Notes: This is a predicted structure of a 95-nucleotide RNA (SAM riboswitch aptamer (S box leader)) from a sheep gut metagenome. Of the family's consensus pairs, 97% are formed in the model. The sequence is in RNAcentral, with records from MGnify.
């Protein structure tokens, strides 16, 4: 570049020393210890079984492991400042 999916799920541990949550705008989390690395856990696609689009295996490759992709960023509709519904951006799997 294409596609599929993103409201479930997972640590009261190590070892680290101030940051993180993509981005902008809030709002949070965090020395009652951030990120990173390890170990431990989940199980989304990849792989296998039946089956007929879902159930189950396995945890091998990757991924993930605070809060719905934290909400909102663009647009419609509803209608009194919310809710919804498609997008756009973004992650992570094939290919």
């Nucleotide at each position: 570049c294409u596609u599929a999916u993103c409201a479930a799920g997972a640590g009261c541990g190590g070892c680290g020393g101030a940051g993180g949550g993509a981005c902008a705008g809030g709002c949070c989390c965090u020395g009652c210890g951030a990120a990173a690395c390890c170990c431990g856990g989940c199980a989304a696609c990849c792989g296998g079984a039946c089956a007929g689009u879902g159930u189950c295996c396995a945890a091998g490759g990757u991924g993930c492991u605070a809060a719905a992709u934290c909400c909102u960023g663009c647009a419609g509709a509803a209608u009194u400042a919310u809710u919804c519904u498609g997008a756009a951006a973004g992650a992570u799997g094939a290919g």